RNA sequence: ACGGACAGGGAGAACUGGUUCAACCAGUGCCGAAGGAGCAACCGCCCCGGAAUCUCUCAGGCCAAUGGACCUGUUCGU
Repeated sequence: ACGGACAGGGAGAACUGGUUCAACCAGUGCCGAAGGAGCAACCGCCCCGGAAUCUCUCAGGCCAAUGGACCUGUUCGU
């Protein structure tokens, strides 16, 4: 440095109706930080590769919970 595990932190975005808080259905709208896709900033062992926190919104999400890119710490492997 890379990858895994554990712990902590961790944002954004709706309303109406049916209706029974949720869930489900319908209409219209919204969010981007699982994933996916696109451009190619950037990077490397360099003419070949890897590629984003950018863009899209297929997926996912819009009470809470869960999830959650990313950051920190511990630990294991290379």